[in-house]
Molecule: RNase P RNA; transfer RNA
Organism: Clostridiales bacterium
RNA sequence: UGAGUAAGUUGGACAGUCGCGUGCAAUAAUAUUGCAUGAGGAAAGUCCGAGCACCACAGGGCAAGAAUGCCGGGUAACGCCCGGCGAAGGCGACUUCAGGGAUAGUGCAACAGAAAUAAACCACCGGUCAGAAGUCUUUUUGCCUACGGCAAAAACCGCUUCGCUGACCGGAAAGGGUGGAAAGGUGCGGUAAGAGCGCACCGCUUUUCCGGCAACGGAAAAGGUCUAUGUAAACCCCAUUCGGUGCAAGACCAAAUAAAGCAAACGGGCUGCCCGCCCCGCUUUGGUAGCGUCGCUUCAGCAGAACGGCAACGUACUGCGCAGAUAGAUGACUGUCCACGACAGAACUCGGCUUACAGACUUGCUCAUUCA
RNA sequence: GGACCAUUAGCUCAGCUGGCAGAGCACGCGACUUUUAAUCACGGUGUCCCGCGUUCGAAUCGCGGAUGGUUCACCA
Numbered sequence: 001u002g003a004g005u006a007a008g009u010u011g012g013a014c015a016g017u018c019g020c021g022u023g024c025a026a027u028a029a030u031a032u033u034g035c036a037u038g039a040g041g042a043a044a045g046u047c048c049g050a051g052c053a054c055c056a057c058a059g060g061g062c063a064a065g066a067a068u069g070c071c072g073g074g075u076a077a078c079g080c081c082c083g084g085c086g087a088a089g090g091c092g093a094c095u096u097c098a099g100g101g102a103u104a105g106u107g108c109a110a111c112a113g114a115a116a117u118a119a120a121c122c123a124c125c126g127g128u129c130a131g132a133a134g135u136c137u138u139u140u141u142g143c144c145u146a147c148g149g150c151a152a153a154a155a156c157c158g159c160u161u162c163g164c165u166g167a168c169c170g171g172a173a174a175g176g177g178u179g180g181a182a183a184g185g186u187g188c189g190g191u192a193a194g195a196g197c198g199c200a201c202c203g204c205u206u207u208u209c210c211g212g213c214a215a216c217g218g219a220a221a222a223g224g225u226c227u228a229u230g231u232a233a234a235c236c237c238c239a240u241u242c243g244g245u246g247c248a249a250g251a252c253c254a255a256a257u258a259a260a261g262c263a264a265a266c267g268g269g270c271u272g273c274c275c276g277c278c279c280c281g282c283u284u285u286g287g288u289a290g291c292g293u294c295g296c297u298u299c300a301g302c303a304g305a306a307c308g309g310c311a312a313c314g315u316a317c318u319g320c321g322c323a324g325a326u327a328g329a330u331g332a333c334u335g336u337c338c339a340c341g342a343c344a345g346a347a348c349u350c351g352g353c354u355u356a357c358a359g360a361c362u363u364g365c366u367c368a369u370u371c372a
Numbered sequence: 373g374g375a376c377c378a379u380u381a382g383c384u385c386a387g388c389u390g391g392c393a394g395a396g397c398a399c400g401c402g403a404c405u406u407u408u409a410a411u412c413a414c415g416g417u418g419u420c421c422c423g424c425g426u427u428c429g430a431a432u433c434g435c436g437g438a439u440g441g442u443u444c445a446c447c448a
Base pairs, nucleotide, nucleotide: 001368002367003366004365005364006363007362008361009360010359012337013336014335015334016333017332018331020038021037022036023035024034025033026032027031040343044354045353047352048351049350050349051348052246053245054244055243065242066241067240068239069238070084071083072082073081074080085099086097087096088095089094100237101236105235106234107231108230109229117183121176122175124171125170126169127168128167129166130165131164132161133160134159135158137155138154139153140152141151142150143149144148184202185201186200187199188198189197203226204223205222206221207220208219209218210217211216250294251293252292253290258285259284260283261282262281267279268278269277270276301320302319303318304317306315307314308313338341373447374446375442376441377440378439379438382397383396384395385394391428399415400414402412403411421437422436423435424434425433
C1' cells in the first nucleotide's frame, strides 16, 4: 500500500420565527402568560424470558400437550449472553453448527439397480452333464512292393481342451455397473477363485493410566463377532422446565337508569277540604356516560471512574432525573456550512432475539507485496 | 395496543401422514354449423408468497421475513 476479518461509535451542525404535548408558578384557572422538558438503535416484528394485574388452585403425584437438549459459568429469568470442547469451512485472522439417544421399539428410503438391509445381473473359480474340436482304437472299402503298409468313410467307449460353447449345482461380497447410501481403507501374503482369511499401518470399539471441575484430549494394551446404512427440523425414548389470560389486565369515583328501604315535617299533582296514592327527598346495593381518577413511568434506571473476573458479569462509591398522550404532542418555515443526511415514530414497563438501515469514524488482528 | 388466520394456474379451491402438482370455471386450437352459441376432442397454464436450513429428495418439515385479512358471529 492492497485485500480481508472481528468488535464498537455515530445517525447532519448552528442561529432565528411560528406551532403542539406534559410538569411547575402566577393570573381573570380544562383558558392565558412565563420557565423547564419532549422518540429510537431499532420505538418495528410480537419470537422468547420476567415484573405487575385478574381468574383458577388445600397440598402432592400421574397422564396429556408444549418447549429445550455438548460442558462449565453469568443472570431476577430465558430458547439469551460469555468462555471452552467437538465437527465442518478458510493459507490465516476467523466463521458456522436445532451438537442427547439409530444394539428400546415402529415407520420411511421414490426412480435406478440383480439386490435397500438384505442380495449373485455381468465378470471370477470348482464340479457334473451335453455339444464342438483334437487324439487313440475298431470295422468296411479301394490301391500297392500284400501276416504288412497307405488313403478314404463310419462307429461306441476313453482321454485332452493350460487357448471353445451351453445348462445345472456350489464357492466367493474382492472387480464392473445403479444409487445419496451396497458397510472399514491401503498394501503384502494367501487361495481353485476370493474374503479381516492372516499380517503391517491408519481408522473404529473396549479397558487402564495421565491431564482437565466437565465436555473432552493424550498414551499404552487388548479386540477381526469391527456381523446390522441413513433419517428423530418422522413417531418415539431419556433428562430438564412449564396453570391460564394480557394494561382493551385491573382498581376507584360517579350524572343517568334500575332495585330495596325510610318518610317526622315542608312543597307540587289527582281535588275546594280530609283520607289515600304518585312525584320530589334521604339512605343502601349495583352501575352506564365521563374534555373522570389511578395503574402511568423512580427503576433488575442512566453516566463516570475504581476493584475482582480471560469474558459475560459482579461489588461498593460519586453524580444525574431522562416523553407519558387518550383521537392521541414531539412539527413547519427561513438563513449559513458540510461529507447533502439511511431505516424509521413511544402508548404498562424491563432483559434478550430477529428483521430494516445512505454514509462517516475508531480499535484489535490476519494474509500478500515493497522498503528499511 | 393486544390476539388470531391465510398465501398453490387468469379466478375459486384440492393436494401439506415428504417421492412426476391437480379439479371446476375461464383461455387457445380443431370438429360440427351458412355463421354464432351450445356440444365433442385436444392443449398449455405454475418462481406452490420470498430467503436460509434439515433430508438422497421439500408445495409439504423447521426458522426468519413479506403481503393480505378478521373487531355485532376476536378483546373496550